[in-house]
RNA sequence: UAUGUAGCAAUACAUACUAAGUGAAAGCGGCAAACGGGUGAGUAAUACACGGAUAACUUACCCUCAACUUGGGUAUAGCUCCGGGAAACUGGAGGUAAUCCCCAAUAGUCUCUUUAAAGUGAAAUUCUUUUUAGAGUAAAGAUACCUUUUCGGGUAUCGGUUGAGGAUAGGUCCGUGGCCUAUCAGGUAGUUGGUAGGGUAAUGGCCUACCAAGCCUAUGACGGGUAGCCGGGCUGAGAGGCUGUCCGGCCACAGGGGCACUGAGACACGGGCCCCACUCCUACGGGAGGCAGCAGUGGGGAAUCUUGGGCAAUGGGCGAAAGCCUGACCCAGCGACACCGCGUGAAGGAUGAAGGUCUUCGGACUGUAAACUUCUUUUCUCAGGGAAGAAGUCCCGAGUUAUAUCGGGAUUGACGGUACCUGAGGAAUAAGCCACGGCCAACUUCGUGCCAGCAGCCGCGGUAAUACGAAGGUGGCAAGCGUUACUCGGAAUUACUGGGUGUAAAACGUAGGUAGGUGGAAUAACAAGUACAGUGUGAAAUGUCUAAGCUCAACUUAGACCCUGCACUGUAAACUGUUAUUCUAGAGUAAGGUUGAGGUGAACGGAAUUCCCGGUGUAACGGUGAAAUGUGUAGAUAUCGGGAGGAACACCAGUGGCGAAAGCGGUUCACCAAACCUUUACUGACACUGAGCUACGAAAGCGUGGGGAGCAAACAGGAUUAGAUACCCUGGUAGUCCACGCCGUAAACCAUGCGAACUAAAUGCUCGACUCCGAAUUAUUUUCGGAGAUGAGUGUUGUAGCUAACGCGUUAAGUUCGCUACCUGGGGAGUACGGCCGCAAGGUUGAAACUCAAAGGAAUUGACGGGGGCUCGCACAAGCGGUGGAGCAUGUGGUUUAAUUCGACGCAACGCGAAGAACCUUACCCGGGCUUGAACUGCAAGUAGUAGGAUCCCGAAAGGGAGACGAUCCCGGCGUUAGUCGGGAAGCUUGCAGAGGUGCUGCAUGGUUGUCGUCAGCUCGUGCCGUGAGGUGUAUGGUUAAGUCCCACAACGAGCGCAACCCCUGCCCUAUGUUGCUAUCCCUGAUUUAUCAGGGAGCACUCUUAGGGGACUGCUCCGGUUAACGGAGAGGAAGGUGGGGAUGACGUCAAAUCAUCAUGGCCUUUAUGUCCGGGGCCACACACGUGCUACAAUGGCCGCUACAGAGGGAAGCGAAUCCGCGAGGAGGAGCAAAUCCCAGAAAAGCGGCCUCAGUUCAGAUCGUGGUCUGCAACUCGACCACGUGAAGGCGGAAUCGCUAGUAAUCGCGGAUCAGCAGGCCGCGGUGAAUACGUUCUCGAGCCUUGUACACACCGCCCGUCACGCCAUGGAAGCUCGGGAUAAUUGAACCCCGAUUUAUCGGGGGAGAUUAUACCGGGUGACUGGGGCGAAGUCGUAACAAGGUAGGCGUACGGGAACGUGCGCCUG
Repeated sequence: UAUGUAGCAAUACAUACUAAGUGAAAGCGGCAAACGGGUGAGUAAUACACGGAUAACUUACCCUCAACUUGGGUAUAGCUCCGGGAAACUGGAGGUAAUCCCCAAUAGUCUCUUUAAAGUGAAAUUCUUUUUAGAGUAAAGAUACCUUUUCGGGUAUCGGUUGAGGAUAGGUCCGUGGCCUAUCAGGUAGUUGGUAGGGUAAUGGCCUACCAAGCCUAUGACGGGUAGCCGGGCUGAGAGGCUGUCCGGCCACAGGGGCACUGAGACACGGGCCCCACUCCUACGGGAGGCAGCAGUGGGGAAUCUUGGGCAAUGGGCGAAAGCCUGACCCAGCGACACCGCGUGAAGGAUGAAGGUCUUCGGACUGUAAACUUCUUUUCUCAGGGAAGAAGUCCCGAGUUAUAUCGGGAUUGACGGUACCUGAGGAAUAAGCCACGGCCAACUUCGUGCCAGCAGCCGCGGUAAUACGAAGGUGGCAAGCGUUACUCGGAAUUACUGGGUGUAAAACGUAGGUAGGUGGAAUAACAAGUACAGUGUGAAAUGUCUAAGCUCAACUUAGACCCUGCACUGUAAACUGUUAUUCUAGAGUAAGGUUGAGGUGAACGGAAUUCCCGGUGUAACGGUGAAAUGUGUAGAUAUCGGGAGGAACACCAGUGGCGAAAGCGGUUCACCAAACCUUUACUGACACUGAGCUACGAAAGCGUGGGGAGCAAACAGGAUUAGAUACCCUGGUAGUCCACGCCGUAAACCAUGCGAACUAAAUGCUCGACUCCGAAUUAUUUUCGGAGAUGAGUGUUGUAGCUAACGCGUUAAGUUCGCUACCUGGGGAGUACGGCCGCAAGGUUGAAACUCAAAGGAAUUGACGGGGGCUCGCACAAGCGGUGGAGCAUGUGGUUUAAUUCGACGCAACGCGAAGAACCUUACCCGGGCUUGAACUGCAAGUAGUAGGAUCCCGAAAGGGAGACGAUCCCGGCGUUAGUCGGGAAGCUUGCAGAGGUGCUGCAUGGUUGUCGUCAGCUCGUGCCGUGAGGUGUAUGGUUAAGUCCCACAACGAGCGCAACCCCUGCCCUAUGUUGCUAUCCCUGAUUUAUCAGGGAGCACUCUUAGGGGACUGCUCCGGUUAACGGAGAGGAAGGUGGGGAUGACGUCAAAUCAUCAUGGCCUUUAUGUCCGGGGCCACACACGUGCUACAAUGGCCGCUACAGAGGGAAGCGAAUCCGCGAGGAGGAGCAAAUCCCAGAAAAGCGGCCUCAGUUCAGAUCGUGGUCUGCAACUCGACCACGUGAAGGCGGAAUCGCUAGUAAUCGCGGAUCAGCAGGCCGCGGUGAAUACGUUCUCGAGCCUUGUACACACCGCCCGUCACGCCAUGGAAGCUCGGGAUAAUUGAACCCCGAUUUAUCGGGGGAGAUUAUACCGGGUGACUGGGGCGAAGUCGUAACAAGGUAGGCGUACGGGAACGUGCGCCUG
């Protein structure tokens, strides 16, 4: 506006159309999407870092300047219609807009072509400024306002186009820098360069065609392995080493590859195309996808978070803006992952509580810790308040031409009601982990018993574990603590700062020499190194300093410094370098001499060995520790003569000579080379070293051909031996010799690289030359000798210095310089693999796995040696007597047994503990008993008919039971007394503490003892020497029994030992004088008449007991050092310690003893204690030790007769006398002992018998009968008598004792003990032999030497074999991976050409397939060696002279270590 409906109508409603605004969605267009975010696979250089270059380049958006923005045109999406497909998606037709696209105009300081000139600069066709002529390329509008009559015009803002400049961001190039590997040494064909063209934003082999043949490499190419790079981080004094997480810069990548498109920018994480692998959808025709974005899931793993909030801030994109987007970012969540801060309470509090632990049983610790009292409130809980982080944006106003700017208002916070503040409450909510042997702060108990376990290294654990486990305690750190893994440090242990190489690992075997490194004097120049100054850069963060902000801090922020570097500019010119010119001192050349086993070749010579021939000659020779094999009567050996042949060259000959080293030795000649000396001349730095490289290079060995006397691997035989594949012997082949060619190694050593300079001396030798002196010869002079200074070489000693020490020391291992080689714990291993060399043997280069906590050097102290020297000892020798054989005794082993108790085991156990087992002892076995016990102490309770107890019963006893009778003492009360009551003591009973143990550990201990050993040693203080261990003293020379003494001495002194002091004995003196003595004297008696006995006197003698003396090398002589001392002698009783004893250093042997005793710990408690009876310790096939008695005549037996010493004696010795054959009995004198007794000594002496034998020897064994002791002689005593009468005739191998009053022999006594001695301990009698001497055996002492030993030679240690485990090499093969090359094929895409613009042809192209060799890994029957393993087997190689000195190289041989040959080394 129209129509319709309702209404009277305004009007309302519905539908349709139109205009404007707003919103949503799709589309067209613009910009962004190439940023931001993630990851580190690849990459050793197309990367990164730092510094340069771009005269070879680009840069959207942004800023500045200049100019412009005119006129036209055609499509196409969206949309509509029609289709295909399961889907993804897609086809056709129609129409349409733009800041989409296209055409035209105009334009320059733009682009291209072209002319000329100037400038900058090292350089200009290319840059800058001019200049000549031509050609070419532009654009888009939107919004707002003003004005207008229309067409229109104008202004502002945002755009658009062209050009110039800026800013920003990039591209490209160059220099420098940062990993391992040479067991990767050659690599490369678009490869290197040129010309032309193509391509790009841009240089360029970036690409193509043609031409040339280059290019890289030992300053590490090429190959292999590993790796993102940096600012930085960790560590470190630094230099460095390791590292690159977070933050920041760069690079690369986006499932694995390839490719382009768009765009300013990509060959593009959330774009595209293709191939491949994988997953998903499917209608089987086809499609989809890419979390190394943020969360999250699965898997893997020892291990790593929420599918959170917000764009509020910061930042980014788009937009005019509002705004939108933003897992960038800001926040929150989870995790002690790290850093920082805070808390878990503070003060008082002793009965030092309880508990726990330990204990010396007293106590100590936990420990003011707790409890308890008072206080505080961070944290916590509750309540209240409550931020900063906010700048902006929008609106209004002022202001301006307009922005700008100013004022006012509104509004914006995820964190978060969070941080923070206040109040209330109440010690309330809050401590663990590790360690405690040393390193390393912190200690005890229990358990365990080389088990369980610990352990970073050393190492703990096998019955007292500060080391395991637990507990208590302690130490450390603390919301953490400890472990594991990794990095740096210490580590001077890769040494630039800042190491070494004689012997510890390490100087090439030696020389020539390339590259390289280093290099004499003078002058001048340059300025690369160098020094100074300046400029730029070295991002920020980090770091350091000073400030500031979170309560502090961590953290954050600001400023300053630092960033040690690089580049450029300037200056300096001493030093290095470069250039130029000189010099002669280094080096070299020439001249004149000298020296020598220097090299090569040739010739010659004599001695010797062997062989052959001949002579003489006869029985042996030869060989060894001793033999044998062997040779010889077929005539050897020996000897004489002759001959052959090969090899080596005696004497000279010498730490003498020469040579680079290896090495070189008769004489002569030829050739070659070297060094040294002297003097002059010349060259003018020509030099030193030397990776690679080249040459030489002992012996053995190899090849070819000779030669072959001697020697001699292998081999054969003989010996030796357990064996003897060896040492010794007899033979003997390669080889040794020559020529030519290989090999290329040795302890090729001075274990010492080459060259140069400097730094004390002394003393030899060799070769020169000089001066002086002397001698000889000769007269040119030569030769010889000596002295001095000197050059070269070669030795010894030694200063400073060096060295771990030893040692080196002008011939350096000293002080320096230059260059080279080499080392970095031991083994595996100089091996394996690979490469190179070689005929081979093999050489050279040269690892790893694995395994050990050492391997090694020098020196010290010991110990040891089949090393040396000196010296002792009954050690040997010289002697005497034994043992080992017999019988017996005794001890031991073994065996046996119910038990045969235990201990002692080389010397140093075995007649030992045991100085005395019938019971006892006694510890053992069997049996019977007791259980607070046989003995001790304490506590508690009970106890008058109690304790005790005659007697009786059972019993083998012990013990058990019954039991008449029946107490004592002390105090108190009562009582005259007698007595009684109460309490206590003693005793007894019961119970508890505790006793007891000859049970274990002598390897938990004390004490005691043995032994080396009565050996002469062992130490200390101070000093001195040495880094030190340590040495000296204490060694040397003498001497001694002696570390005894002397001398000497960097030692001086001292101690424990030695000796002496002590005891016995030997001589003397004095004193003493009974119980001793009796010479003299006296008395008495007896008789055998000169003796005996007794007594007295006496103390002379003997003797006893005391005290003294004496012996000291004091004296003489000799030796010796004028010493110590030794020898001889005198005197003396005794002579050199007179003899004997006692006396046992530091230490060794885990020596012996828990059974003498003591004692820690463990074990046992009606028994492992204790008592009793009986048995056993006494057994008996054997073996050993120690003894006794013998085997006989130096004897046995019988008779007679003589002489000791030292002891013992009272529950004792026991006389006389008597009995007995005797043991003994009876007896009882005397004696507590110089009195008495034991008590007779025996051998000896005298006389007799025996006459050589199993006896007149010997006495075992057995029988019978006795005696004595004792409770008791059966097992199991001693003795006596008679009888019996065994072995045994002097002892194998072997072995023991003894040096003088000793051995041998003879008896006597004592202890123990009732009794029992052949044992033990003592005593005296008789009374020898021998010692040349230190070679040998054993032991010991001192010095020295070697050592691989130190548990100390009974040490250490090597190899095969056997067994187990481990890693590794080879290996027929099997298998996996990798890149390369070649061929075939080949998508997207790109290039070229053609064309009908649809497409076609050619080339390239990721990938795929096939083939080839190569590289790397795994596995592999079998096989090689290696390492480790508790006690396996065989030998004994090495360490000592390791029993044959060892070792190196090489060759052969052998079960094995190894042996032998040749050459070399000394370690």